[in-house]
Molecule: transfer RNA
Organism: Paludibacteraceae bacterium
């Protein structure tokens, strides 16, 4: 340098053909319940710039185009 993927809560995902308000999403967190106490376990609760600008649609997490940053692979 070239070519493929990936970026959605604090972590790890899911989100189908662009469609109404993102998920009863699992862990973690906070609060109560249980307990001598802690753990578990039950119950409630917080939390989102859908990397990042732009375009295209009546609408965009989804498409498109640059950009960041991460992985791979060729050279």
């Nucleotide at each position: 340098g070239g070519g493929c993927c990936c970026a959605u809560a604090g972590c790890u995902c899911a989100g189908u053909u662009g469609g109404u308000u993102a998920g009863u999403a699992g862990c973690a967190c906070c609060u109560g319940a249980c307990u001598c106490a802690u753990a578990a376990u039950c119950a409630g609760g917080g939390g989102g710039u859908c990397a990042u600008a732009g375009g295209u649609u009546c609408a965009a997490g989804c498409c498109c185009u640059a950009u960041u940053g991460g992985g791979c692979c060729c050279a």